[in-house]
RNA sequence: AGAGUUCGAUCCUGGCUCAGGAUGAACGCUAGCGGUAGGCAUAACACAUGCAAGUCGAGGGGCAGCAUAAUUGAAGCUUGCUUUGAUUGAUGGCGACCGGCGGAUGGGUGAGUAACGCGUAUGCAACCUGGCUUAUACAGGAGGAUAGACACUGGAAACGGUGCGUAAUACUGCGUAAUGUUAUCGGGAGGCAUCUCUUGAUAAAGAAAGAUUUCGAUUGGUAUAAGAUGGGCAUGCGUAGGAUUAGCUAGAUGGUGAGGUAAUGGCUUACCAUGGCGACGAUCUUUAGGGGUUCUGAGAGAAAGGUCCCCCACAUUGCAACUGAGAACGGUGCAAACUCCUACGGGAGGCAGCAGUGAGGAAUAUUGGUCAAUGGGCGGAAGCCUGAACCAGCCAUACCGCGUGCAGGAAGGCGGCCUUAUGGGUUGUAAACUGCUUUUAUAUUGGGAUAAAGGGCUUGUCGAGGACAAGCAAUUGAAGGUACAGUAUGAAUAAGUAUCGGCUAACUCCGUGCCAGCAGCCGCGGUAAUACGGAGGAUACGAGCGUUAUCCGGAUUUAUUGGGUUUAAGGGGUGCGUAGGCGGACAUUUAGGUCUAUGGUGAAAUCGUUGUGCUCAACACAAUUCAGCUGUAGAAACCGAGUGACUAGAAUAUAAGUGGCGCAGGCGGAAUAAAGCAUGUAGAGGUGACAUUCAUAGAUAUGCUUUAGAACACCGAUCGCGAAGGCGGCUUGCGAAGGUAUGAUUGACGCUAAUGCACGAAAGCGUGGGUAUCGAACAGAAUUAGAUACUCUGGUAGUCCACGCUGUAAACGAUGAUAACUAUAUGUUGGCGAUAGACGGCCAGUGUAGCAGCGAAAGCGAUAAGUUAUCCACCUGGGGAGUACGAUCGCAAGGUUGAAACUCAAAGGAAUUGACGGGGGCCCGCACAAGCGGAGGAGCAUGUGGUUUAAUUCGAUGAUACGCGAGGAACCUUACCCGGGCUUGAACGUGAGAUGGAUAUCUAAGAGAUUAGGUAGUUAUUUAUAACGUCUUGCGAGGUGCUGCAUGGUUGUCGUCAGCUCGUGCCGUGAGGUGUCAGGUUAAGUCCUAUAACGAGCGCAACCCUUGUCAUUAGUUACCAGCAUGUAGCGGUGGGGACUCUAAUGAUACUGCCGGCGUAAGCCGCGAGGAAGGGGGGGAUGACGUCAAAUCAGCACGGCCCUUACGUCCGGGGCGACACACGUGCUACAAUGGCCAUUACAGAGGGCAGUUACCUGGUGACAGGAUACGAAUCUCUAAAGGUGGUCUUAGUACGGAUUGGAGUCUGCAACUCGACUCCAUGAAGUUGGAUUCGCUAGUAAUCGCAGAUCAGCCAUGCUGCGGUGAAUACGUUCCCGGGCCUUGUACACACCGCCCGUCAAGCCAUGGGAGUUGGUGGUACCUAAAGAGCGUAACCGCGAGGAGCGUUUAAGGGUAAUGCUAAUAACUGGGGCUAAGUCGUAACAAGGUAGCCGUACCGGAAGGUGUGGCUGGAUCACCUCCUU
Repeated sequence: AGAGUUCGAUCCUGGCUCAGGAUGAACGCUAGCGGUAGGCAUAACACAUGCAAGUCGAGGGGCAGCAUAAUUGAAGCUUGCUUUGAUUGAUGGCGACCGGCGGAUGGGUGAGUAACGCGUAUGCAACCUGGCUUAUACAGGAGGAUAGACACUGGAAACGGUGCGUAAUACUGCGUAAUGUUAUCGGGAGGCAUCUCUUGAUAAAGAAAGAUUUCGAUUGGUAUAAGAUGGGCAUGCGUAGGAUUAGCUAGAUGGUGAGGUAAUGGCUUACCAUGGCGACGAUCUUUAGGGGUUCUGAGAGAAAGGUCCCCCACAUUGCAACUGAGAACGGUGCAAACUCCUACGGGAGGCAGCAGUGAGGAAUAUUGGUCAAUGGGCGGAAGCCUGAACCAGCCAUACCGCGUGCAGGAAGGCGGCCUUAUGGGUUGUAAACUGCUUUUAUAUUGGGAUAAAGGGCUUGUCGAGGACAAGCAAUUGAAGGUACAGUAUGAAUAAGUAUCGGCUAACUCCGUGCCAGCAGCCGCGGUAAUACGGAGGAUACGAGCGUUAUCCGGAUUUAUUGGGUUUAAGGGGUGCGUAGGCGGACAUUUAGGUCUAUGGUGAAAUCGUUGUGCUCAACACAAUUCAGCUGUAGAAACCGAGUGACUAGAAUAUAAGUGGCGCAGGCGGAAUAAAGCAUGUAGAGGUGACAUUCAUAGAUAUGCUUUAGAACACCGAUCGCGAAGGCGGCUUGCGAAGGUAUGAUUGACGCUAAUGCACGAAAGCGUGGGUAUCGAACAGAAUUAGAUACUCUGGUAGUCCACGCUGUAAACGAUGAUAACUAUAUGUUGGCGAUAGACGGCCAGUGUAGCAGCGAAAGCGAUAAGUUAUCCACCUGGGGAGUACGAUCGCAAGGUUGAAACUCAAAGGAAUUGACGGGGGCCCGCACAAGCGGAGGAGCAUGUGGUUUAAUUCGAUGAUACGCGAGGAACCUUACCCGGGCUUGAACGUGAGAUGGAUAUCUAAGAGAUUAGGUAGUUAUUUAUAACGUCUUGCGAGGUGCUGCAUGGUUGUCGUCAGCUCGUGCCGUGAGGUGUCAGGUUAAGUCCUAUAACGAGCGCAACCCUUGUCAUUAGUUACCAGCAUGUAGCGGUGGGGACUCUAAUGAUACUGCCGGCGUAAGCCGCGAGGAAGGGGGGGAUGACGUCAAAUCAGCACGGCCCUUACGUCCGGGGCGACACACGUGCUACAAUGGCCAUUACAGAGGGCAGUUACCUGGUGACAGGAUACGAAUCUCUAAAGGUGGUCUUAGUACGGAUUGGAGUCUGCAACUCGACUCCAUGAAGUUGGAUUCGCUAGUAAUCGCAGAUCAGCCAUGCUGCGGUGAAUACGUUCCCGGGCCUUGUACACACCGCCCGUCAAGCCAUGGGAGUUGGUGGUACCUAAAGAGCGUAACCGCGAGGAGCGUUUAAGGGUAAUGCUAAUAACUGGGGCUAAGUCGUAACAAGGUAGCCGUACCGGAAGGUGUGGCUGGAUCACCUCCUU
């Protein structure tokens, strides 16, 4: 100090989460020791038991118990001792009692309390103070009781009652006394208003106690005055939340008198007055002890108030007084609740003291020791008491410290784990082993450590204090035989916890398979999980480690330090103005703020710094350091206050102008509708197209006249005015306003503005008018799947006026008001300067572009969103929700104010790249159009779906599957089904052994595989070995089983489309952009020009093959012109190298030439030349990438699965099924044809288990002979076409399906299931609906030929080959696909996207709710204990006085209505959440009717419509302005 998380990526806004520290903690796992600290946070719940406050005999009377002594009795005997009894207060001492002091301290708790309670600083001229200190004075003389004890007596007890008699430092008079108190009368001094101090006079009331003694004295008592200490009271300031608590108050505020108190005071009371408090937050309500301090933080702050210290309050709850210097935890009275005892009549009690118990709770200790120390009470003292205190016990609760060993040791062992596995890595110097050490541990010895000083007695000294010193005797330690130290033994006694996807240090294997589970956030898990569980390893910390909870931090995420408000949340709809806040310039005074110096206070502990002591540290000790408040003195710049003067702010005056500013009245024309009359006839109207509607009862149209209401075309405009809403015909009246000029007047009079007041579009409401148009609702007609809509025809409220109400809008510039400053340029409105039309002019408005600057960016930019100042308003994640409740305003509709529970990890802004659009522009393509021929209808072939089946094996499924894998399913193939067999296996490799063969062949069983047996035969060389075969055996098998979503390779498609990128530079915070855009051009990102780009790569093109022309070379099997020869005929033969051809090498075409256009690139031209002309034709060649596209069944391969089977062999069946649907083809429907006869011309291929000439036979398929050829030699080879004939428009002499019969061929075998031939049969079909396919030239169309596969063939398929050989393209509006640019976007899995609302289901929290049940507050009334105040004739007393009675107050109790609050409730309202429910499709693109805001009505729902507003609307066109 930051990090993760919104997105495809980016920047920003913004929330959520994490890393740190802390704790009186708890829980889980684990645990060796010590030191120091801490330990009921919950039930201020209830408490058994013990203890926690006594002491004094030197105050007193006394003597129950104990001890001593004395006297005396008895017993025992050792005869003076023991034991035991009685008596005596005589002594020590002392229960109970009277009396004194102390029980008001100490200790506990935090319920109450929002308060002078606490903190801080002051005041008391308004007070008290026991014990202590100082000073002065005094203590004379009397009296009457009473407790205890004793006697009697009541009661269960607690507790009493009566009588006799008695003491005091108990009690009461009398005397004396002042510097005291009270009253009156003076003098002096001072202050702060009341007054205070001091000094006199007179009068009145009013004190005392003794005890001890060593006789030296000590101690106690009374009064007064001071001090100290402790307390009481008052005041300034500070000290929680809520305004959904705004008014509160009757002793209330003040005064006078009186009372009361230690004392002031409405503290109380009588009378009088009517005040007092409050937006600077009264009252009410909720919560809470406050502080020193603690934790955190850089600080400012925020949170907390346990332990320790200070203060307060409380002692079961409430009230009350008494005693006392002082008041009540372990005192009293009364009441209430609870518990206990009881003889039922009555009594007792109060752990929030220390232990302890129960309960509650996640959770918090021993019914311990000692008064040794410190401190307290009493006492003269010894001493007694002390659960204060000091110690110990329990608990890892926290902090601190120590240890569990150290060094060496590699065959880097065994084992574990991983692995690419003959091996390697890791655990790991770790272990074993060797040496060393001994903190700790165990044993033992020491250590009487420090904390101890006192106290008692004696003596001495002085400062006279029991102060100091010395001496004497016996001594005082709970902790504890502890700390500490020595010795011995021996590595001996001692390591875990959490984590390992990122944040965040640390990785692999196995298991699991959206299961089980994890998770702080993001998220992981659906068969290869570093995220679950286990293991190995690693990391972190370590006697602890994790988790949970809470606080601060990070969070500048409440922002004083230190934030924001155009679009992210956020400027009030607008103005006026009150309080408040802020305020121009000069002089002077003051000293409230401010500043300086100094005094007081600021308790201790704590924190910081320095040092010291425990072996260190924690811990402890010592020294030192403060904010604030306050006194005094000073300063005078600034702020404030006072006074005087100023004019730049502000206002006023005067003058000339401006405007669609407001209010009221009058007038006008156009249009619309209606009515009347006239002309006139069949339609009109309306729409995308219709229809509803109007019209022969005369519409629409046209003309004239009349009436009505509403609105004011053109001008008109980035124009004007107004605070905003808003304002538009002309004119009159009234009213208001800003601006300009002058610089005349006042002299800071100003700015802002909470609460308040006023204004405030449209819709809406009330009352009364008005109603032409338009027009929610409503009705009808359309559209549609539906259409509660869009469209159409009607149409009510409303729209208009008057008077009231409402008070909201996207009331927007989404931008509060005011003031100042900060480049320019250019429009425009009003005014001024000026003769002016010129202008580097001025002021005030209103636009645009733009510098600096600002901003997340878009953008803003003197009209700021820049730089400053002042004031107001508002914001703090999304949803829930502008909702609920409450309050308030309103006639209502509703408005204003305005939450929470719950839920999510995002929601959002700007910009970027894509994709998409029923957005736009440009361009291309057999994309459309123009044509030609088809498909879709028929029959058949073939493939697919579906169905069927034992099986109909599998895959391919929009384009990009469907005559596809398959370029050959009768068996085989074959993967499928049924049945029969085999199990190291059907095949192959290799090792070993046995055997001798190999090969050919026969028999039997069987469907065959297979099984059983037989015959013939015997390789090479060198006895043996080698090759080969068979058998046995070992090791490797095998799988067309799954996953193409684990993969390689290959392939399809976009697409032969023109694109896809990089380096450097530049621009941008960045994603990205530029380049690659623009203007031209091209088939092309092809090239050119321009240019913050310059270059480059993969693609394009070219290089390659083929074809078209020519040349050269070569010349057999091809060719034959010339020469020769031969034949019926034939390059048949000699020969030739010319030609054709063959096949190798070259040439040719480049816009090169000409003309035109153009800067150029290039384009145009029936141009020239040329075989070919602008890429000559065709092929191969497929960029970055997309579709988790296809293929595990071509092959390969990871993982998983099967192993007498999911492997393998065999026979048979199936892949060929058949109601049906689709695709691709073939043949046709005929005369451009069919049939018959005759006749011509290819190319490219194939051929020995082959192609076959030729001959013979057969109608034919073919058969039987026979020959050539392993091929430019032989052979397989055309058809359409030509010529002639026939058929004559018909289901035919078209068409050939189907079926019957007879055959041929292949093959072990044609039943399922082959092809072909002949005879016979002769179906549908007469050109094909919607729709749809191919093709732009040697193309379409048409005609045949060949080949692969192959025994044969289901081939009409596929791949090639040649023959004949067209038509059309105006053109790019539209359909489809694509490219580029641009635009919008809420899409990015990218429109097959996203997404809204009702309904249905489950869960959750919440509002209302007839009510019900608690808690709590005040009010009124009734009753009323104890106590206190007041009054009082009867009774007592001589009296003082008392009793009694009455009255006031008053806790508690009761009754009544009521406020606040909590829980709960039938039913009910909406809300939130939930992988695959229903209905629609409202929004995002022009989202298919642009959307949204306010309002009103309507509708299953999103929503629709009306009215006004906004742009946060696309597109096209135009206007204006700006730039160049």
Predicted 3D model of a 1524-nucleotide RNA (small-subunit ribosomal RNA) from an uncultured bacterium. Rfam family: Bacterial small subunit ribosomal RNA. Gene Ontology terms of the family: ribosome and structural constituent of ribosome. Model confidence (mean pLDDT): 82 of 100.